The RNA shown here (transfer RNA) has 76 nucleotides and comes from a Candidatus Omnitrophota bacterium. The prediction has a mean pLDDT of 81. Its Rfam family is "tRNA". It is annotated as a transfer RNA.
[in-house]
């Protein structure tokens, strides 16, 4: 330098035919228990890596940028 994959909540992931962003762990509240734990119910938390474009509408399509992993090439 070239190719491929990935970036979504504090952490780990799903979402791929474009139409309200979902799950697990964690966090908060309440209930059960004498009680920590545990179980159950409810709740908060993401402008979907960043910028732009297409569209009535974008996590999803297009362009560019950044970061990580990986393969190839080059130099030594």
């Nucleotide at each position: 330098g070239g190719g491929g994959c990935a970036g979504u909540a504090g952490c780990g992931a799903a979402g791929u035919u474009g139409g309200u962003a979902u799950c697990g762990c964690g966090c908060c509240a309440c209930a059960a228990u004498g009680g920590c734990a545990u179980u159950g119910u409810g709740g908060a938390g993401a402008u979907c890596a960043c910028g732009g474009g297409u569209u009535c509408g974008a996590a999803c399509c297009c362009c560019g940028u950044c970061u990580g992993c990986u393969c190839c090439a080059c130099c030594a």